[in-house]
RNA sequence: GGCUCUGUAGCUCAACGGUUAGAGCAAUGGCAUCAUAAGCCAGAGGUUGGAGGUUCGAAUCCUCCCGGAGCCA
Numbered sequence: 001g002g003c004u005c006u007g008u009a010g011c012u013c014a015a016c017g018g019u020u021a022g023a024g025c026a027a028u029g030g031c032a033u034c035a036u037a038a039g040c041c042a043g044a045g046g047u048u049g050g051a052g053g054u055u056c057g058a059a060u061c062c063u064c065c066c067g068g069a070g071c072c073a
Base pairs, nucleotide, nucleotide: 001072002071003070004069005068006067007066010025011024012023013022018056028042029041030040031039049065050064051063052062053061
């Protein structure tokens, strides 16, 4: 340098182009306990890496850029 895959909550990951992007864990608050852990309940937490484009509608499709992994040279 070329090609392929990949980037979504603090972490690990879901999500046919169509409701307000969800789950587990973590963190927070509560219940319970003499107290703590375990357990149970609740709500919070997101510019879906960035910028454009297509579309009535984009996390999803297309282009460019950035980061990561792999293959070839």
Transfer RNA from a Candidatus Berkelbacteria bacterium, 73 nucleotides, folded computationally. It matches the Rfam family "tRNA". Rfam classes the family as a transfer RNA. From the family's description: Transfer RNA (tRNA) molecules are approximately 80 nucleotides in length. The prediction has a mean pLDDT of 80.